This is a predicted structure of a 542-nucleotide part of an RNA (large-subunit ribosomal RNA, domain I) from Lachnospiraceae bacterium AC2012.

Context: one part of a larger RNA
C1' cells in the first nucleotide's frame, strides 16, 4: 500500500412529520380616491434591532354591544402597572390620523425647502398654531381691450374630473419568430406588445332582419348542424350560416307633424331658438267616439321579515385490569348518539379538552325585501291633408372588415370626388334586371342567461410534503446590476427545558464525572442518520 472483517468520524440521503403551497367547489363581494387613495418615509413601547399594530390623542382614545378572569402583540425574563366599579380580548359606530405620494399655494434631487390671505396665542414685532390659496371642464354671474355697439381676455360662485387596481370587457395602434419542410401572396394573428376607456360585468340588442312562396319574430351564451358549405401560391392552412335543441327572457324613450307659451334677429314679415303638451311604427298628427281597467326593469319613500358583521348553549366512564416513562392501546364491563366530521391531549379517545349535530342570539351598521303609498303608464274607428332622422342613402376611385385572399362579390365600415327620393317613397333577398316576398336606415336607452377572481367566508382533493409544493413553510429579504431588472439558501431536542447545579482537565473551545430524562448513542452543530470520503484496530497478501 491492496483486499477482507469490526468499530468510529464526516456527510445529510431516506423514512416519518407540517406551520406552507397547489387546484377546485359553494356562497359573498366586485371597486378605492381631493371627506386626499394605492404605495411608502419617519416616528410610536419602561427597556426595543426586526415584524405586527398604531400616528405627536401614536402596540393606542371614545360610545354602544358581546364576553367573564386574568392582562400589558410576535416574545422568554425583569420592572412597573391595569383588572368583578368588569380589564385584556371580539364586533359595530366614531375621534385622532406627522411627512411623501394624483399631491393640488410656489418650488423640489419623493418623504424636503419656502410663501400670500384670514383668524388665534397680550398691544406691536418675531415666533408658533388653525383654516385657506393648483389646473382643466361644465353651469350661472360679474367686469371689461384694440373698437362705437360688442366680443376675446380677466374674475367670482357652485358642481365635476384627475390617480391606483389581479383577471375579465370595449376601442385605437399593431409586430416578428414560426408554418408553408426554401420563400414573396398566405400563416403565425388582429395574437404579443403599447395606448385610451368603462363596469361588476362589458359589449350586443327590439329588424331598412332571417328566410323562401311556408314561415319565424330583439340580443347574448351553450349543444348539434360541421371540420359541412365555402375560402385558399385550391399549397400550408382558414372555416361559416340558415335550421333544430337548451339557458334566459322585456321591452322602452326621443326627433318631426300639431297645440300652447316665452324669446332672438337695425332684411317689419318671415325665419330661428327655448320651455311644456302631443307622439313613436300594430304608424302618428288631424277628425269622430270614449276616458279607467291595466302595468311598473324604468323612480322615490316606508316597511313585516330574512341574511351578514361579535357570540350562547351543547349528550355520554377522572370505570377496573395488564404493559409502559406516559394509555387514548390490551382484556373485562358501562353509557351517549339529531353529536362515531375533525383537531388536541406524554402511543391509537364517540363519552378528557376544543369542537361536531339539533337549536338560540344584536344596542349598532350594512345587504336583500313580501307588502303599502307616492309617482309614472294607459283605448277604438276613419284616412282628404301633414309628419316620419341629408352632405345621409347611393355611385366612382382607394382601403378595411365579413369563414369569403378582387373574385361573378352582394351585405357592412369609410379616406377622396360627386350626390338622391320623400311612403304611389326607400332598403334588402350574394353581380345585375323583372316579378314576388321581407323590412322601414341615416337618433337614444335596456335586466337576465355569458366572461373573470386581486379580495372575504365555508369547505373539498386517487394534489405536493422541504432539491417537492408558490420564487418565498414566507422573502421579493440577503445578494447582483449605473439602471430597467435579476434573485437565492435556510424546517424538525424533548411529553415537559426538566436546556446539565456541583467537581475535575484546559487559556479557551471542548471533554470526563455527577445530575435530568423513557432515551443524552435526544445536549441545542440537537428525530431518523444511507452513500461517497477520512480514520482506528485486526486478519491476510506483497
Nucleotide at each position: 500500500a491492496g483486499c477482507g472483517c469490526a468499530g468510529g468520524g464526516u456527510g445529510g440521503a431516506u423514512g416519518c412529520c407540517u406551520u406552507g403551497g397547489c387546484a377546485c367547489u359553494a356562497a359573498g363581494a366586485g371597486c378605492c380616491g381631493a371627506c386626499g387613495a394605492a404605495a411608502g418615509a419617519c416616528g410610536u413601547g419602561a427597556u426595543a434591532a426586526g415584524c405586527u399594530g398604531c400616528g405627536a390623542a401614536a402596540a393606542g382614545c371614545u360610545g354602544c354591544g358581546g364576553g367573564g378572569a386574568g392582562a400589558u402583540g410576535c416574545a422568554a425574563a425583569u420592572a412597573a402597572u391595569c383588572u368583578u366599579u368588569g380589564a385584556u380580548c371580539c364586533g359595530c359606530a366614531g375621534a385622532u390620523a406627522u411627512c411623501u405620494g394624483a399631491a393640488u399655494g410656489g418650488g423640489g434631487a419623493a418623504a424636503c425647502c419656502u410663501g400670500g390671505c384670514u383668524g388665534g396665542a397680550c398691544g406691536a414685532a418675531c415666533u408658533c398654531c388653525a383654516g385657506u390659496c393648483a389646473u382643466c371642464c361644465a353651469u350661472a354671474c360679474g367686469c371689461c381691450a384694440a373698437u362705437a355697439c360688442a366680443u376675446a381676455a380677466c374674475g367670482u360662485a357652485u358642481g365635476g374630473a384627475a390617480g391606483g387596481g389581479a383577471a375579465c370587457c370595449c376601442g385605437g395602434u399593431g409586430a416578428a419568430c414560426u408554418g408553408a419542410a426554401a420563400c414573396a401572396u398566405c400563416u403565425a394573428a388582429g395574437u404579443a406588445a403599447c395606448c385610451g376607456g368603462a363596469g361588476g360585468a362589458a359589449g350586443a340588442g327590439a329588424a331598412a332582419g332571417a328566410a323562401a312562396c311556408a314561415u319565424c319574430g330583439a340580443u347574448u351564451u351553450c349543444c348539434a348542424a360541421a371540420g359541412u358549405a365555402g375560402c385558399g401560391g385550391c399549397g400550408a392552412g382558414c372555416g361559416a350560416a340558415a335550421u333544430g335543441g337548451a339557458a334566459a327572457g322585456a321591452g322602452g324613450c326621443c326627433a318631426a307633424a300639431c297645440c300652447a307659451u316665452g324669446g332672438u334677429g337695425c332684411g317689419u314679415g318671415c325665419a330661428c331658438c327655448g320651455u311644456g303638451g302631443g307622439g313613436u311604427u300594430c304608424g302618428g298628427a288631424c277628425c269622430g267616439c270614449a276616458u279607467a281597467a291595466u302595468u311598473g326593469a324604468u323612480u322615490c319613500a316606508a316597511a313585516a321579515c330574512u341574511g351578514u358583521u361579535a357570540g350562547c348553549a351543547g349528550a355520554a366512564c377522572u370505570g377496573u385490569u395488564c404493559u409502559g416513562g406516559g394509555a387514548a392501546g390490551u382484556a373485562c364491563g358501562a353509557c351517549c348518539a339529531g353529536a362515531g366530521a375533525g383537531g388536541g391531549u406524554g402511543a391509537g379517545a364517540g363519552u378528557c379538552c376544543c369542537g361536531u349535530a339539533c337549536g338560540c342570539g344584536a344596542a349598532a351598521a350594512c345587504a336583500g325585501g313580501a307588502u303599502u303609498g307616492a309617482c309614472a303608464u294607459g283605448g277604438c274607428g276613419g284616412u282628404a291633408u301633414c309628419c316620419a332622422g341629408a352632405g345621409u342613402a347611393c355611385a366612382u376611385c382607394g382601403a378595411g372588415a365579413c369563414a369569403c385572399g378582387a373574385g361573378a362579390a352582394a351585405c357592412c365600415u369609410u379616406g377622396a370626388u360627386g350626390g338622391a327620393a320623400u311612403g304611389a317613397g326607400c332598403g334588402g333577398g350574394g353581380a345585375c334586371c323583372a316579378c314576388c316576398c321581407c323590412g322601414u336606415a341615416a337618433g337614444c336607452c335596456u335586466a337576465a342567461a355569458u366572461a373573470c377572481u386581486a379580495c372575504u367566508u365555508a369547505g373539498u382533493g386517487a394534489c405536493c410534503g422541504a432539491u417537492a409544493g408558490c420564487g418565498c413553510a414566507u422573502a421579493g429579504u440577503a445578494c447582483u446590476g449605473u439602471g430597467a431588472a435579476g434573485g437565492a439558501a435556510a424546517g424538525g431536542u424533548g411529553a415537559a427545558a426538566a436546556g446539565g447545579a456541583c467537581c475535575c482537565c484546559g487559556g479557551g473551545a471542548g471533554g470526563g464525572g455527577a445530575g435530568u430524562g423513557a432515551a443524552a448513542g435526544a445536549g441545542a452543530a440537537c428525530c431518523u442518520g444511507a452513500a461517497a470520503c477520512c480514520c482506528u484496530g485486526u486478519g491476510u497478501u506483497u

Annotation
The source organism's lineage runs through Bacteria, Bacillati, Clostridia, Lachnospirales and Lachnospiraceae. The coordinates come from a structure-prediction model, not an experiment, and the mean pLDDT is 83.